[in-house]
RNA sequence: AAGUUAUCACGAAAGGCGGAGGGAAAGACCCAAUGAAACCUUAGCAACCCUUUAUCUUUAAAGAAGGUGCUACAUUCUACUUUAAACUACAAUUUUUUAGUUUCUAAGAUAGAUAACAU
Numbered sequence: 001a002a003g004u005u006a007u008c009a010c011g012a013a014a015g016g017c018g019g020a021g022g023g024a025a026a027g028a029c030c031c032a033a034u035g036a037a038a039c040c041u042u043a044g045c046a047a048c049c050c051u052u053u054a055u056c057u058u059u060a061a062a063g064a065a066g067g068u069g070c071u072a073c074a075u076u077c078u079a080c081u082u083u084a085a086a087c088u089a090c091a092a093u094u095u096u097u098u099a100g101u102u103u104c105u106a107a108g109a110u111a112g113a114u115a116a117c118a119u
Stems, first nucleotide, its partner, number of pairs: 001119001003117006013042004021031003026078003043071003048067002050063005075111001080108003084103006091096001
């Protein structure tokens, strides 16, 4: 770096250093000189790998020494397809057509992040 599988509305910050950006990307909305990113230390969260026990071969419970990860905002929100509801406008005329808007309706796709595996 491309691939496969799983997860992504929970949770968890202080200090040092640094000095203007950051939240992936477009738009929106935010964070930031009451100090951004990056880096370091310590602490914490979680439980993917892991450990123990039971089950008996796939699950469950407990744990946290080690390898990662994470510690503003739902992957910050939206976008594409289908779908639910409500509203608006036109037509039509009594339940429909078309167009648009909104919503934590629901499912999926795309993109991304992380872990494990194998190349």